[in-house]
RNA sequence: AUGAUGGUGUGUGGGAGAGCGCGAUAAGCCUGCAAAGGCGUAUCACCGCCGACGGAGCAACCCCCAAGGAAACUCUCAGGCCCAGGACUGCACACCGAGGA
Repeated sequence: AUGAUGGUGUGUGGGAGAGCGCGAUAAGCCUGCAAAGGCGUAUCACCGCCGACGGAGCAACCCCCAAGGAAACUCUCAGGCCCAGGACUGCACACCGAGGA
């Protein structure tokens, strides 16, 4: 003098999977003289399913034992199966930070 690799935050873009299933109730809208029917929404319940927010479990390793011990693996408690969210990731900015020359 710079501020790589890396880390954190903000903004923005990309971003998978699985029933917009069946039943009941409620109000709304549409058709109809009426009876009634249809449409989508919300809540509850039943069954089925998903894993890439969160959560939980474990191998090698180490060890007398125990403890420790990862995930995109496994389990699905929560969550989700239109939207929303979403691990991860591109770009930009800000901050942290230490290498190299």

A computed fold for a 101-nucleotide RNA from Bradyrhizobium sp. CCBAU 51765, annotated as Glycine riboswitch aptamer. Taxonomically the source falls in Bradyrhizobium (Bacteria, Pseudomonadota, Alphaproteobacteria, Nitrobacteraceae). It was read from a public genome assembly, where an Rfam model found it. Model confidence (mean pLDDT): 77 of 100.